A computed fold for a 73-nucleotide RNA from a Patescibacteria group bacterium, annotated as transfer RNA. Its Rfam family is "tRNA". Rfam links the family to the GO term triplet codon-amino acid adaptor activity. Lineage of the source: Bacteria > Bacteria candidate phyla. RNAcentral holds the sequence, with entries from ENA.
[in-house]
RNA sequence: GGGCGGCUAGCUCAGUGGUUAGAGCGUUCGGUUUACACCCGAAAGGUCUGGGGUUCGAAUCCCUAGCCGCCCA
Numbered sequence: 001g002g003g004c005g006g007c008u009a010g011c012u013c014a015g016u017g018g019u020u021a022g023a024g025c026g027u028u029c030g031g032u033u034u035a036c037a038c039c040c041g042a043a044a045g046g047u048c049u050g051g052g053g054u055u056c057g058a059a060u061c062c063c064u065a066g067c068c069g070c071c072c073a
Base pairs, nucleotide, nucleotide: 001072002071003070004069005068006067007066010025011024012023013022018056027043028042029041030040031039049065050064051063052062053061
């Protein structure tokens, strides 16, 4: 320098144009227990990496920038 993949909750990830953006783990609270753990229930937590575009409508499609990873030279 060229090609490909990824970026969504604290962490690991799902969501491939349309309601309210979700799961597991973690955190907090409650239940249970003499107590802790396990287990059960609930809650908080996100302007979906930034910018622009397409569309009635974008996490999702297109362009661009950044960061991470892999391959080629």